Transfer RNA from Spirochaetes bacterium GWB1_48_6, 74 nucleotides, folded computationally. It matches the Rfam family "tRNA". Rfam describes the family as follows. Transfer RNA (tRNA) molecules are approximately 80 nucleotides in length. It is annotated as a transfer RNA. Taxonomically the source falls in Spirochaetota (Bacteria, Pseudomonadati). Model confidence (mean pLDDT): 81 of 100. RNAcentral holds the sequence, with entries from ENA.
[in-house]
RNA sequence: GGGGAAUUAGCUCAGUUGGUUAGAGCGCUUGCUUGACAUGCAAGAGGUCACAAGUUCGAGUCUUGUAUUUCCCA
Repeated sequence: GGGGAAUUAGCUCAGUUGGUUAGAGCGCUUGCUUGACAUGCAAGAGGUCACAAGUUCGAGUCUUGUAUUUCCCA
């Protein structure tokens, strides 16, 4: 330099043909339970879906560019 893949909560990841509230597990906070801890149960907080633009009545999802990570080729 050329080509491919990935980017969604603190971490690991789902998200169907674009369709009306963005989710799970772990973690975190609070409460209950215990003599205390752990476990368990209940509730809660936490998101500019990497960034920008475009298409559309409607975008996490489609298109383009940029950034970062990773793999292959040279």